RNAcentral holds the sequence, with entries from ENA. Predicted 3D model of a 328-nucleotide RNA (Bacterial RNase P class A) from a Burkholderiales bacterium. Of the family's consensus pairs, 92% are formed in the model. The coordinates come from a structure-prediction model, not an experiment, and the mean pLDDT is 77. It matches the Rfam family "Bacterial RNase P class A". Rfam classes the family as a ribozyme. It is recorded under the gene name rnpB.

């Protein structure tokens, strides 16, 4: 130099103009002025916990989940180390990697046969006139595997370990009009209508007015909300994941849901022409510089709050190691 491998970071800058959420301060108030204001996934809700509320005397049946050893963790199915298989020359990926003499199931084509047993060739021994039939030994060929305690358990099952449920629309507090409920009083003195009766008196029950007071609930308000298994220098233990001492910092918290629109420089990206270089399998590539013209410029958009995991991703920086050439 060319090819690759594994990891870490970033995620357009800066400036003017008009908004939006939130918190400080000033003001009587209307407002001002200051500071903050999306991610590496915020995503899918797939796992794993906090954290609230229900439920729960225990044990068991049934269910689900994971499954090499060991360590990390609040926990994991997740990280790390190592072992074993398997693919690579290699650095390295990838792996649900317990158990197949407890039990069932399957094992494509190809083979005579695929786990029951059978007998496709060859030889030999009985038998049979023969054709064969029987028994026993070897062999080709087939396939992933041919008879060996054969292979599969992301087929049933057995082990061994864990597993109650619902989610912040979860829950807590405050707390309207209407319309229900319960209680009291007023007016009215009436009374629909039931029971009881064949029917009428009677008896008993009792709706609808109007006030007041309690109470559940809705809208609608506040609270959970963000200080927290938090970020980050530095030490120090540990192979490592990870812990542990000290010292900084504070970094949206919206709720029909803010984080935005515009404009004007650089800076990225595409395209086209020019001109140097290097390559070259002679098509063409690659890499710098000028010039011109295009593009707001990857995936994406917090909704209680972490750790993981998977999926989306344009572009650039930086490190680790491995093969191959060449050169000293």
């Nucleotide at each position: 130099g060319g090819a690759g491998u594994c990891g870490g970071c970033c995620u357009g800058g800066c400036a003017g103009c008009c908004g939006c959420u939130g918190u400080a301060g000033c003001g009587c108030a209307a407002g001002c002025u200051g500071c903050a204001g999306a991610g590496g996934a915020a995503a899918g809700u797939c796992c794993g916990g906090g954290c609230u509320c229900c439920g729960c005397a225990g044990a068991g049946c049934g269910g689900g989940a994971u499954g090499c050893a060991g360590g990390g963790u609040a926990a994991u199915u997740c990280c790390c180390u190592g072992g074993c298989a398997c693919g690579g020359c290699g650095a390295c990926g990838u792996g649900a990697c317990g158990a197949a003499c407890a039990g069932g199931g399957c094992c494509a084509c190809a083979g005579a046969g695929a786990c029951g047993a059978g007998u496709c060739c060859u030889u030999g021994g009985c038998u049979g006139c023969a054709a064969g039939g029987u028994c026993a030994a070897g062999g080709g060929g087939u396939g992933a595997a041919a008879c060996g305690c054969g292979g599969c358990a992301a087929c049933c099952u057995c082990c061994a370990u864990c597993c109650g449920g619902a989610g912040c629309a979860a829950c807590a507090c405050c707390a309207a009009a209407u319309a229900g409920g319960c209680a009291g009083g007023c007016a009215a003195u009436u009374g629909a209508g039931g029971u009881c009766g064949g029917c009428u008196c009677g008896a008993c029950c009792g709706a609808g007015g109007c006030c007041u007071g309690c109470g559940g609930g809705u809208a609608g308000g506040u609270g959970g909300c963000u200080u927290g298994a938090g970020c980050u220098u530095g030490c120090g233990g540990g192979u490592a994941a990870c812990c542990g001492c000290a010292g900084g910092c504070c970094u949206a918290g919206a709720g029909g849901a803010a984080u935005g629109g515009c404009u004007g420089c650089c800076g990225g990206c595409c395209c086209c022409g020019g001109c140097c270089g290097g390559g070259u399998c002679c098509g063409c590539c690659c890499g710098g510089c000028c010039g011109g013209g295009g593009u707001g410029c990857a995936c994406a958009g917090a909704a209680c709050c972490c750790g993981g995991c998977u999926u989306a991703u344009g572009g650039g920086c930086c490190g680790u190691c491995u093969c191959c050439c060449g050169c000293u």